[in-house]
RNA sequence: GCGGGAGAGUUCUCACCUUGAGUGAGGCGCCGAAGGAGCAACCGUCCCGGAACCUCUCAGGCACCCCGACCGC
Numbered sequence: 001g002c003g004g005g006a007g008a009g010u011u012c013u014c015a016c017c018u019u020g021a022g023u024g025a026g027g028c029g030c031c032g033a034a035g036g037a038g039c040a041a042c043c044g045u046c047c048c049g050g051a052a053c054c055u056c057u058c059a060g061g062c063a064c065c066c067c068g069a070c071c072g073c
Base pairs, nucleotide, nucleotide: 001073002072003071004070009028011027012026013025014024015023016022029062030061031060035058036056037055038054042050043049044048
């Protein structure tokens, strides 16, 4: 790089307007699999290092698209 790839409101209010599953802002409710942080299972060349899909949600995300850890090539 190519293919596959989950979760959670298009919920309420306001504004714009192309009147729509549209765009933006705000509130509450939520999700975790970008990233980040924490603990530490585990691993290593075991002095010391590397460290999660676990935890937190700062960020990110909650129609579609994009993104997307991870898997295959």
The RNA shown here (Glycine riboswitch aptamer) has 73 nucleotides and comes from an Acidimicrobiales bacterium. The sequence was found by an Rfam model in a public genome assembly. Its Rfam family is "Glycine riboswitch aptamer". Rfam describes the family as follows. This family represents the bacterial glycine riboswitch. Glycine riboswitches usually consist of two metabolite-binding aptamers domains with similar structures in tandem. The aptamers cooperatively bind glycine to regulate the expression of downstream genes. In Bacillus subtilis, this riboswitch is found upstream of the gcvT operon which controls glycine degradation. The coordinates come from a structure-prediction model, not an experiment, and the mean pLDDT is 78. NCBI's taxonomy places the organism under Bacteria, Bacillati, Actinomycetota, Acidimicrobiia, Acidimicrobiales.